[in-house]
Molecule: c-di-GMP-I riboswitch aptamer
Organism: Gemmatimonadota bacterium
RNA sequence: UCCGAAAGCCGGCAAAGCCACCGAAAGGUGUCGACGCAAAGCCCCGAGACUAAGACGCCCCCCUCAAGCGGCGUUAUGUCAGUCGAGCUACCGAA
Numbered sequence: 001u002c003c004g005a006a007a008g009c010c011g012g013c014a015a016a017g018c019c020a021c022c023g024a025a026a027g028g029u030g031u032c033g034a035c036g037c038a039a040a041g042c043c044c045c046g047a048g049a050c051u052a053a054g055a056c057g058c059c060c061c062c063c064u065c066a067a068g069c070g071g072c073g074u075u076a077u078g079u080c081a082g083u084c085g086a087g088c089u090a091c092c093g094a095a
Base pairs, nucleotide, nucleotide: 012037013036017032019030020029021028022027035082041088042087045085046084047083048080049079050078053077054075055074056073057072058071059070060068
């Protein structure tokens, strides 16, 4: 110098919640705040979960016309990386 990696050190991130804003919602952004995290850094490649604006079907209303910003169901082009896995990157370090 390199590999190695436990405990720890210097530090890092920031749950819930409050306020403000964006969004149909799930959720996101910022301030405050810490439940926790050794990858709670990055990334939708795989799985899973959440939402249903739009679309489709049905119902109610209506029964000449008088279809709504109503209800139910299905569905992601939406969301979640602090749900898990995969991939990439990474500080200090004993034996």